[in-house]
RNA sequence: CUCAUCCAGAGGGGCAGAGGGACCGGCCCGUAGAAGCCCCGGCAACCGCGUGUGAAGCAGGCUUUCGCCUGCGCCUGCACGAAGGUGCCAACUCCGGCCUGGCAGCGCAACGGCGCGCCGGGAAAGAUGAG
Numbered sequence: 001c002u003c004a005u006c007c008a009g010a011g012g013g014g015c016a017g018a019g020g021g022a023c024c025g026g027c028c029c030g031u032a033g034a035a036g037c038c039c040c041g042g043c044a045a046c047c048g049c050g051u052g053u054g055a056a057g058c059a060g061g062c063u064u065u066c067g068c069c070u071g072c073g074c075c076u077g078c079a080c081g082a083a084g085g086u087g088c089c090a091a092c093u094c095c096g097g098c099c100u101g102g103c104a105g106c107g108c109a110a111c112g113g114c115g116c117g118c119c120g121g122g123a124a125a126g127a128u129g130a131g
Stems, first nucleotide, its partner, number of pairs: 001131006011040005019029003023097004041089003046085002049081005057072006093125001098122006105116004
């Protein structure tokens, strides 16, 4: 840099001792113990692995032809399994941030709307994996 995914899921102990949730604003978590490190456990299934199915293609056979059958092949895809390499185990990526649709909502404004709230969509940013 590119692609995919991000409303599911899964925590105990030891050391440590004040922070943490990326950034900003909120709102939370935290001395009933934060970050970090270690041990054990768990979740999930991206990559890799296995099984089944099995395309293109190849070979053989059958057939007047159209075509059919068998074998090899076993990619992509799909389904399943296991858990090797990662990852993860408060809150939807905790919510919002930029653009945008909607509303018998609230406020301001005074006919052009603006802000807030709520419900959506898309970006951006971030995270994880693979390349």
Predicted 3D model of a 131-nucleotide RNA (SAM riboswitch aptamer (S box leader)) from a soil metagenome. The RNAcentral record of the sequence draws on MGnify. The coordinates come from a structure-prediction model, not an experiment, and the mean pLDDT is 81.